[in-house]
RNA sequence: ACAUAUAUUUGGCACACUAAUUGAAAGAUUAGCUCGCAAAGCCUUGGAAUCUAAGAGUCCUUUGACUUAUGAUCGUCCGGCUGCUAUU
Numbered sequence: 001a002c003a004u005a006u007a008u009u010u011g012g013c014a015c016a017c018u019a020a021u022u023g024a025a026a027g028a029u030u031a032g033c034u035c036g037c038a039a040a041g042c043c044u045u046g047g048a049a050u051c052u053a054a055g056a057g058u059c060c061u062u063u064g065a066c067u068u069a070u071g072a073u074c075g076u077c078c079g080g081c082u083g084c085u086a087u088u
Stems, first nucleotide, its partner, number of pairs: 005087002012037002017032006035075001041081003046078003049073003055068005
């Protein structure tokens, strides 16, 4: 330095919930908090899945219904890249 697997040190992140902001919504950001995570670090311009439907289209009894991401989730899964510690 590389690879593998398994345990640990220093630590790291922060589910849900609450408050504020933001967004059409799903959701996101910040602060508190800490369910859990050996990648719960990064990539949605790698693939799938799921969520939402502003805009658009269709229908129409109505002031609605249905379809559709260009929106969202990396703490949904696979994949790619990168990283810490010690032993074999």